[in-house]
RNA sequence: GAGUUUGAUCCUGGCUCAGAUUGAACGUUGGCGGCAGGCCUAAAACAUGCAAGUCGAACAGUAACAGCGGAAGCUUGCUUCCGGCUGACGAGUGGCGGACGGGUGAGUAACACGUAGGAAUCUACCUAGUAGUGGGGGACAACCCGGGGAAACCCGGGCUAAUACCGCAUACGCUCUACGGAGGAAAGCAGGGGAUCUUCGGACCUUGCGCUAUUGGAGGAGCCUGCGUCGGAUUAGCUAGUUGGUGGGGUAAAGGCCUACCAAGGCGACGAUCCGUAGCUGGUCUGAGAGGACGAUCAGCCACACUGGAACUGAGACACGGUCCAGACUCCUACGGGAGGCAGCAGUUAGGAAUCUUGGGCAAUGGGCGCAAGCCUGACCCAGCCAUGCCGCGUGUGUGAAGAAGGCCUUCGGGUUGUAAAGCACUUUCAGCGGUGAAGAAAAGCUCAGGGCUAAUACCCUUGAGUCUUGACGUUAACCACAGAAGAAGCACCGGCUAACUCCGUGCCAGCAGCCGCGGUAAUACGGAGGGUGCGAACGUUAAUCGGAAUUACUGGGCGUAAAGCGUGCGCAGGCGGUUUUGUAAGCCAGAUGUGAAAUCCCCGGGCUUAACCUGGGAAUGGCAUUUGGGACUGCAAGGCUCGAGUGCGGCAGAGGAGACUGGAAUUCCUGGUGUAGCAGUGAAAUGCGUAGAUAUCAGGAGGAACACCGAUGGCGAAGGCAGGUCUCUGGGCUGACACUGACGCUCAUGCACGAAAGCGUGGGGAGCAAACAGGAUUAGAUACCCUGGUAGUCCACGCCCUAAACGAUGUCGACUGGUUGUUGGGGGUUUGACACUCUCAGUAACGAAGCUAACGCGUGAAGUCGACCGCCUGGGGAGUACGGCCGCAAGGUUAAAACUCAAAGGAAUUGACGGGGACCCGCACAAGCGGUGGAUUAUGUGGAUUAAUUCGAUGCAACGCGAAAAACCUUACCUACCCUUGACAUGUCCGAGAGCCUGCUGAAAGGCGGGUGUGCCCGAAAGGGAAUCGGAACACAGGUGCUGCAUGGCUGUCGUCAGCUCGUGUCGUGAGAUGUUGGGUUAAGUCCCGCAACGAGCGCAACCCUUAUCGUUAGUUGCCAGCGGGUCAAGCCGGGCACUCUAGCGAAACCGCCCCGGAUAACGGGGAGGAAGGUGGGGAUGACGUCAAGUCCUCAUGGCCUUUAUGUCCAGGGCUACACACGUGCUACAAUGGUCGGUACAAACCGUCGCAAACCUGCGAAGGGGAGCUAAUCGGAAAAAGCCGGCCUCAGUUCGGAUUGGAGUCUGCAACUCGACUCCAUGAAGCUGGAAUCGCUAGUAAUCGCGGAUCAGCACGCCGCGGUGAAUACGUUCCCGGGCCUUGCACACAC
Repeated sequence: GAGUUUGAUCCUGGCUCAGAUUGAACGUUGGCGGCAGGCCUAAAACAUGCAAGUCGAACAGUAACAGCGGAAGCUUGCUUCCGGCUGACGAGUGGCGGACGGGUGAGUAACACGUAGGAAUCUACCUAGUAGUGGGGGACAACCCGGGGAAACCCGGGCUAAUACCGCAUACGCUCUACGGAGGAAAGCAGGGGAUCUUCGGACCUUGCGCUAUUGGAGGAGCCUGCGUCGGAUUAGCUAGUUGGUGGGGUAAAGGCCUACCAAGGCGACGAUCCGUAGCUGGUCUGAGAGGACGAUCAGCCACACUGGAACUGAGACACGGUCCAGACUCCUACGGGAGGCAGCAGUUAGGAAUCUUGGGCAAUGGGCGCAAGCCUGACCCAGCCAUGCCGCGUGUGUGAAGAAGGCCUUCGGGUUGUAAAGCACUUUCAGCGGUGAAGAAAAGCUCAGGGCUAAUACCCUUGAGUCUUGACGUUAACCACAGAAGAAGCACCGGCUAACUCCGUGCCAGCAGCCGCGGUAAUACGGAGGGUGCGAACGUUAAUCGGAAUUACUGGGCGUAAAGCGUGCGCAGGCGGUUUUGUAAGCCAGAUGUGAAAUCCCCGGGCUUAACCUGGGAAUGGCAUUUGGGACUGCAAGGCUCGAGUGCGGCAGAGGAGACUGGAAUUCCUGGUGUAGCAGUGAAAUGCGUAGAUAUCAGGAGGAACACCGAUGGCGAAGGCAGGUCUCUGGGCUGACACUGACGCUCAUGCACGAAAGCGUGGGGAGCAAACAGGAUUAGAUACCCUGGUAGUCCACGCCCUAAACGAUGUCGACUGGUUGUUGGGGGUUUGACACUCUCAGUAACGAAGCUAACGCGUGAAGUCGACCGCCUGGGGAGUACGGCCGCAAGGUUAAAACUCAAAGGAAUUGACGGGGACCCGCACAAGCGGUGGAUUAUGUGGAUUAAUUCGAUGCAACGCGAAAAACCUUACCUACCCUUGACAUGUCCGAGAGCCUGCUGAAAGGCGGGUGUGCCCGAAAGGGAAUCGGAACACAGGUGCUGCAUGGCUGUCGUCAGCUCGUGUCGUGAGAUGUUGGGUUAAGUCCCGCAACGAGCGCAACCCUUAUCGUUAGUUGCCAGCGGGUCAAGCCGGGCACUCUAGCGAAACCGCCCCGGAUAACGGGGAGGAAGGUGGGGAUGACGUCAAGUCCUCAUGGCCUUUAUGUCCAGGGCUACACACGUGCUACAAUGGUCGGUACAAACCGUCGCAAACCUGCGAAGGGGAGCUAAUCGGAAAAAGCCGGCCUCAGUUCGGAUUGGAGUCUGCAACUCGACUCCAUGAAGCUGGAAUCGCUAGUAAUCGCGGAUCAGCACGCCGCGGUGAAUACGUUCCCGGGCCUUGCACACAC
């Protein structure tokens, strides 16, 4: 920095990721080299080999080897023997070294380590100095002899040397000392040699190496101290050699190190003791740093060496490859007894995710011994194994478009892989093969020359020159030649974070996943593929550390509401502290010095071709110590001051506290009186009380508790809290002016005190109230809410408890920073003065500036700006829980975890939705009415069940007389049976025929097999060709009412004809958003007006459109007929006319325009006039942003999937019409406002040539015959019906009702069996107005009456239209339902 809490936002807060790193491991892959690294686990056990020896110039010697000499045997060069004579040397004596080097990290929280110091010490070898190195002695190994034992080994006797051992002498220095003195050493060996001497060994001299004593040095080691060094207080007290002293002992050395005695100390909240963990450091990793984590390799220190203990030797050890004892384990054994210690190098087993060769060499560096040569050295130098890490190199380079093939995708055009490949031209690093070939090597040795030592040209040391050798690595590095692109690329990822996208498969399966999360049929998230991205001899995963994480905040966080202020005060320690002077110098500041090992990091150089790596120099090492200065600030010491704090004095207010006394009202109870049937209680009731007299009422009495009015936004108190009145005692506060003290102050861990209510203990008290409990109700239940009772308790005294939303959810103290208003208690000024005004101190409220805050909000009483001190927080849950401790009589309180689990939990604010929240308003929403549905029969649709099939869809409103404005066949998609396969239909290719018409057989038909007739159109003379048609062939393809309406377009329903939905700019807000659109009015309306940080605009509303209502005008046929004429039984029938009606074009008219009133003078509303119509006149069309993954893949279109001799096509029959039942929508009724018979009147709209069909005739009728007229204001359908007039019926299952059934017919149609409509005769079911519930309708509406049309061969109770007759009611908005707007709450947002 990012992801993740939300619909969105800001904040808080956790989780997760991107980075770097590793002694790593695992998976896939793997060319070369350089430099590093390589048991983190079992301090588990170890086979085998090696890892510490050396010195013959200390010694006696001679086991082995070689040389030499001698002897013997003989095969004349072999064997054996002898000789320490020489080189050498086993074992032994002796010396030095085995205390170093190498390993490991078990233990250790400690002077172990780091750092800085200190004094009471030792030190082999090395180095410098001083003084010595004289003279004697006695042994013991080896060896020889004997013995024991299985072995390891041991015992006895004898011989012998020394640089082994012991005395004597000497003692500059040394040690001890009573200062008189006393004590204490030694060893020789080797080389050389002139003179002298000689027992010929040498003496002697000299050189070198040794030896003794001692003083210094260097390096090493021991000891002491300051400071630093993990976690736990759910470890708070620890300690008897403990703390100190004295005497003694002990040590190299101080010291309770040890011991005796004496004293009673010592350590600890600045964390003792105890528990857990851990080697420490330089450093390493990370980080901007501060920090955090770690302590492999390298380096310093420590500790350890099978486990535990102990000492010996030694300069040094309490000793890794020494000793002794004990233990465990392993091995040998003759069972008596012995041996061993890889945490050395390799290696083995075990453990484990996991860590190498039983290699070469002492060539180099270093170490031990030695005079040296040299020997030893698993230290070390090299090699081997391992991509374990870091670094470097390579796996080719250039060219190459026909953009090859193949793959993948595709909208089928193409795109991509991709200049990639091939091809062509080059190069040859590395690897391969062959050759050449450094450096690591300097010495030592020898020769010569010079110098030193010396008597010396010896020896020895040293310098130079020459010479001669010494390499494990090593087939080294490097270089040259040869050949050939030849031998050399993978891994992870591709939803977001995070660079990289498509196809197929799969279908909440298989699987993925670091977090969020993917997968339920179109998965960029699973698996595969193509492509891409990243890194590259590696790439991923896992584990781990730091970072990001300011997420423990020193740098650098917080605590009103997110986690977080202890309930409150007092107060020891601690922290902090007014003003001034002087001193001091602990802190502090400056300089200097020492130290801060090397390596590492950093800078500048150098060396490997570069780099990693190695290396020279520098810088740095924030620290500690010493020292010299300074004197501001803090501290300390001393002395002042008065502003902080306090005291005295005068006033003031107060439910501040404690105790005692006392008052009235009310409740209850008791007694008595009056009085009678109820009272009480609730939403309604019941339990309860009452005729044994309640309630009510009057009088008297008892008892307990609480204190109306005043009363407050008021007062007091540290908080809890405090309320009738009086008295006593007592705390605190405020205020005024003066005096006094002189910093006496603030805060406060532990501690102490107080601490509502409830609860506990003891004893009282008990009126009312009231947990528990009982009963009655409510309820599905009701362990509740409501009611009737009622015990603890509430009250008092004393003692406990110690917790609260103990809240201002805001610790205490102090300082500073604009204001306004109210109120309480003081004081001052002004005023004649009650009042009022003004200044000030202390409280208590409201609003607000700056500022702060995530926002809300806070705002001189801060949550502002600062200071001091304390407390507390660190994701949610688990959990304020468990265990432990402390407290408590108990209840419980306090302190206070972890396992496990989640990716959130949360705060504030925003927009919605929601509320049995509020305000306002609307709608046939309720109410007021009228008529229905729900009951009956029947029609129709649906569910269900049935079936071979009962095709499919629609399912709350918003599916159910819906798609379907017509299922007998067809339709038809379904079922059964029979057929076809380029197909019933389209386009393309090839071949052939010929259009067409008639007809036979078979079959249910489709289809199959034939027969006859005939030659069309265009071009062309003909041959022939073409268009269209038919048949055949093969292939591209057709076809699908198959799936997905949750992949879609289009169309539609619904909220809803509800009044809303938005935008631009501006403004406000960190932001989501707000404003506008809210508010005051008004409207049917976001309609309009006014106001307003808004101003405008868009889609909606309205209007424009159609129709209807009035009039005018134009036009009069098919319409009309007033007047005139003709004419009929009658009739616009005719002439004629268009005046009227009407038709259908064009206009007019309505706008709150006019008047009055109301209203803000506005918008608008109420009333009135006029008018055919009056306040959008009635009706229609018109449906904003959006919601319901609403409906439709079966109207159509369409992605994907599926099918292709079938899920396609043709055909016959059947089915969609079935039927115990349930529901929706209708029809007809149940009758007299009716039925029936007869007569009679008045419409509108519409339809008709494949048609409507008149008159007339036949039939009871459906209908048949008939055919005039009409392509329609002309003819026809056509009779309108209710109505009106008259007759009958008289309340009955009827002259109501018509279902059902029987019979007979008509019509349509290829065909009415399944399964049409209608007619006639007969039959005459249910039904007497319909439970709960529920629907429509506000006027030409409901209701009622008929008429027409689409579909249609036929079939209408449905649907869509038309007119006739023609009501009732609306007080009103409390309630039900739906909606609009404002507001409020919210833990809801797929939104109750």
Predicted 3D model of a 1392-nucleotide RNA (small-subunit ribosomal RNA) from an uncultured Pseudomonadota bacterium.